[in-house]
The part of an RNA shown here (small-subunit ribosomal RNA, central domain) has 352 nucleotides and comes from an uncultured prokaryote. Its mean pLDDT, the model's own confidence on a scale to 100, is 90.
Context: one part of a larger RNA
RNA sequence: CUGGGCGUAAAGGGCGUCUAGGCGGUCUCGUGUGUCAUCUGUGAAAGCUCCCGGCUCAACUGGGAGAGGUCGGGUGAAACUACGAGACUCGAGCUUCGGAGGGGAGAGUGGAACUUCCAGAGUAACGGUGAAAUGUGCAGAUACUGGAAGGUACCUCGAUAGCGAAGGCAGCUCUCUGGCCGACAGCUGACGCUGAAGCGCGAAAGCGUGGGUAGCAAACCGGAUUAGAUACCCGGGUAGUCCACGCCCCAAACGAUGUCAACUAGGUGUUGGCUCCUUUAACUGAGGGCCAGUGCCGCAGCUAACGCGUUAAGUUGACCGCCUGGGGACUACGGCCGCAAGGCUAAAACUC
Numbered sequence: 001c002u003g004g005g006c007g008u009a010a011a012g013g014g015c016g017u018c019u020a021g022g023c024g025g026u027c028u029c030g031u032g033u034g035u036c037a038u039c040u041g042u043g044a045a046a047g048c049u050c051c052c053g054g055c056u057c058a059a060c061u062g063g064g065a066g067a068g069g070u071c072g073g074g075u076g077a078a079a080c081u082a083c084g085a086g087a088c089u090c091g092a093g094c095u096u097c098g099g100a101g102g103g104g105a106g107a108g109u110g111g112a113a114c115u116u117c118c119a120g121a122g123u124a125a126c127g128g129u130g131a132a133a134u135g136u137g138c139a140g141a142u143a144c145u146g147g148a149a150g151g152u153a154c155c156u157c158g159a160u161a162g163c164g165a166a167g168g169c170a171g172c173u174c175u176c177u178g179g180c181c182g183a184c185a186g187c188u189g190a191c192g193c194u195g196a197a198g199c200g201c202g203a204a205a206g207c208g209u210g211g212g213u214a215g216c217a218a219a220c221c222g223g224a225u226u227a228g229a230u231a232c233c234c235g236g237g238u239a240g241u242c243c244a245c246g247c248c249c250c251a252a253a254c255g256a257u258g259u260c261a262a263c264u265a266g267g268u269g270u271u272g273g274c275u276c277c278u279u280u281a282a283c284u285g286a287g288g289g290c291c292a293g294u295g296c297c298g299c300a301g302c303u304a305a306c307g308c309g310u311u312a313a314g315u316u317g318a319c320c321g322c323c324u325g326g327g328g329a330c331u332a333c334g335g336c337c338g339c340a341a342g343g344c345u346a347a348a349a350c351u352c
Stems, first nucleotide, its partner, number of pairs: 003324004007306002012320001014201004021194003025088007034080001035077007042069001048066007091191001092188004096183004103177007110154001114150007125136002162169002206247006215241002220236004258319006266297011301308002325352003334345004
């Protein structure tokens, strides 16, 4: 240097952005970097391969020939590659006009429920379970009515739907703001793809400082159950859950399926936009077509099978990541990071 792989067997990085690097559309001209042809130089000996010989054979050894280099030089070719010059528009991007959306951040605000408190009215129970008990209640509870306060989450709509790179995102209004889709033209003219590092984002839990705390609830305390019950069930209950700022950086971070591009039967639903014909008072409704998304079924093909099947796991290309028997081991040591918890990187002995 090389093989085979990565949905479920080991294996896609949690996600994005970007640097180096790798790769790169169409046409013309030039150069001649790689490439190719030919000539030539050199490639010591030993070694290697073949032939012949010497020790009784062999190892060993003598002779001859050959192979052996990303090698040097000359001459030449110009398709591809590279470089230089010029041009192009289909890739990419921009402008214009429309469009949908729980995309993000901040501020404000609403109703239901809940708990507590106050008031009224009212009496003996309430609560809870498989059944109970702990618990609450005659110092007046529960149930009911009115009022106040507080914190949290947003019923129906709601979807097999939408948006986001992923994590994720849902009451309503406003402000700021990212991305995406469609249409008709115009503009730039390969400006592209991927992406080791780096940087940023990253559910929940957890940590620091300060605040908040209605409900829920690890730990904890009781009551039950049980042989026991450090549980499941019940009554309580603190961190936490919430907010601000700063950390942490893990996950079944899953489609267990990296990103981009091209190609390869269809059928059916649905979301957004455009459009055609018909229709209507009305872009009002139905139907057809195109683009973008999101589901189901399915041909070819693929697959160990399950299944996948234009949203590929089919057929190809570019680039990255990763795997290489099980355990030891998502470990030790070292390094880097972290306040800590710990994270990232990552062995070996031994053993089957």